[in-house]
Context: one part of a larger RNA
RNA sequence: UGACGGGGGCCCGCACAAGCAGUGGAGUAUGUGGUUUAAUUCGACGCAACGCGAAGAACCUUACCUAGGCUUGACAUCCACGGAACCCUUUGGAAACAUCGGGGUGCCCUUCGGGGAGCCGUGAGACAGGUGCUGCAUGGCUGUCGUCAGCUCGUGUCGUGAGAUGUUGGGUUAAGUCCCGCAACGAGCGCAACCCCUACCCUUAGUUGCCAGCAUUAAGUUGGGCACUCUAUGGGGACUGCCGCAGACAAUGUGGAGGAAGGUGGGGAUGACGUCAAGUCCUCAUGGCCUUUAUGCCUAGGGCUACACACGUACUACAAUGGCCGUUACAGAGGGCAGCAAGCUCGCGAGGGUAAGCAAAUCCCAGAAAGACGGCCUCAGUUCGGAUUGGAGUCUGCAACUCGACUCCAUGAAGUCGGAAUUGCUAGUAAUCGCUGAUCAGCAGGCAGCGGUGAAUACGUUCCCGGGCCUUGUACA
Numbered sequence: 001u002g003a004c005g006g007g008g009g010c011c012c013g014c015a016c017a018a019g020c021a022g023u024g025g026a027g028u029a030u031g032u033g034g035u036u037u038a039a040u041u042c043g044a045c046g047c048a049a050c051g052c053g054a055a056g057a058a059c060c061u062u063a064c065c066u067a068g069g070c071u072u073g074a075c076a077u078c079c080a081c082g083g084a085a086c087c088c089u090u091u092g093g094a095a096a097c098a099u100c101g102g103g104g105u106g107c108c109c110u111u112c113g114g115g116g117a118g119c120c121g122u123g124a125g126a127c128a129g130g131u132g133c134u135g136c137a138u139g140g141c142u143g144u145c146g147u148c149a150g151c152u153c154g155u156g157u158c159g160u161g162a163g164a165u166g167u168u169g170g171g172u173u174a175a176g177u178c179c180c181g182c183a184a185c186g187a188g189c190g191c192a193a194c195c196c197c198u199a200c201c202c203u204u205a206g207u208u209g210c211c212a213g214c215a216u217u218a219a220g221u222u223g224g225g226c227a228c229u230c231u232a233u234g235g236g237g238a239c240u241g242c243c244g245c246a247g248a249c250a251a252u253g254u255g256g257a258g259g260a261a262g263g264u265g266g267g268g269a270u271g272a273c274g275u276c277a278a279g280u281c282c283u284c285a286u287g288g289c290c291u292u293u294a295u296g297c298c299u300a301g302g303g304c305u306a307c308a309c310a311c312g313u314a315c316u317a318c319a320a321u322g323g324c325c326g327u328u329a330c331a332g333a334g335g336g337c338a339g340c341a342a343g344c345u346c347g348c349g350a351g352g353g354u355a356a357g358c359a360a361a362u363c364c365c366a367g368a369a370a371g372a373c374g375g376c377c378u379c380a381g382u383u384c385g386g387a388u389u390g391g392a393g394u395c396u397g398c399a400a401c402u403c404g405a406c407u408c409c410a411u412g413a414a415g416u417c418g419g420a421a422u423u424g425c426u427a428g429u430a431a432u433c434g435c436u437g438a439u440c441a442g443c444a445g446g447c448a449g450c451g452g453u454g455a456a457u458a459c460g461u462u463c464c465c466g467g468g469c470c471u472u473g474u475a476c477a
């Protein structure tokens, strides 16, 4: 100087408390451990691994296993020889591959002999290749403490020195935020602000959007209009600016006015010096090592989907604030041409047939759901719950056996609110309800977004956890 203390003081955070909803019990989905296996590819392991890499394992992916093949190689550069490229075809085979026959002659230069580019084949070797090892050799990227308020430097001063001071102190703040004081005076990286979205107003613009008044229609459908909504551009607006009180005449706090909004308005992006030899050599790059008829490459099939069991994360429930049936209302944000598909029609349905429109404020996906109104059920393992299984189908795709999703009929398991323990959340939040998108041929209970309905509680900081500042002890570095 740090680190640590079941030392002290001050302070903060859904840290506790106060509340609401859960997890832990059930069934299933998914990840992991374990076990099994020819293989069940690899990585990730307290918080910060475990719906994680994977925003999509039937083949492919694929890195694993078995079998069949190749050895200058699937890919790059160089050399020699031959041939245009390429197309059709026979046989063996699971394919890769091996093999038979036929067609075919382009482009540029030319002295018409030929040469060159490109592509294909053969051969030799330099070399290629490696998701092989080392993340404890590395770059890059990322997680975490933590959006915590800290981390430092120059000069000066103090100290033999390590170092201290500044950065401590009194207040204050979300903040090393600001004020005052002070052997310090300044400065940098962080904080804040500058950026984006959202809440109010104005301006410009008025189609594909909108419709107050006029006409018209089944319908903003059409004429007409751009006032309103909305969309997009550019501005305004909030600054403790104003008033009272408290305060050190300060910073600031507290109450009020005005205001769409009030003291950082709400949300996002943004992550200091560093810590964990944290994670990643399987994104990529890269040192070293290893491999070279194999640890490389091609192909078929299998596996990654196994199943006594254990854990994490979710979904669906156990019902009446509910289930079922009928009628009816209101979003936002997105996506669409190898695409989205209206309408009509067939099917109980998944879906099929046909087909208008739309590269989209125009057309489509598109029915939002919870909600409202009416009816049935009456507390039961039920008209709750839907696992499991049998049968019949649809769609995608070369192909759904291992191993897809969905539909219909039948079947109708556990489960009556969950031990010890444990998680999230302070407001348009929790809870609850549906919708969209990426990936994607197909496959979403996951993930990323979007809106609808919409609470309860916070006395307080003694205690648990994590963190900041000062101080003290130490046989620790």
Base pairs, nucleotide, nucleotide: 001477002476003474004473005472007471008470009469010468011467012466013465015461016460019425020424021423022422023421026316027315028314029313030312031311032310033309034307035306042053043052064302065301066300067299068298069297070296073127077126078125079123080122081121082120083119086103087102088101091098092097107116108115109114129291130290132289133288134287138285139284140280141279142278143276145274150189151188152187153186154185155184156165157164158163169180170179171178195268196267197266198265200236201235202234204232205231206230209226210225211224214223215222239262242256243255244254245253246252318418322377323376324375325374326373327372328371334365335364336363339358340357343354344353345352346351384415389410390409391408392407393406394405395404431453432452433451434450435449436448437447
RNAcentral holds the full RNA, with entries from ENA and SILVA. This is a predicted structure of a 477-nucleotide part of an RNA (small-subunit ribosomal RNA, 3' major domain) from uncultured Geobacter sp. Lineage of the source: Bacteria > Pseudomonadati > Desulfuromonadia > Geobacteraceae > Geobacter.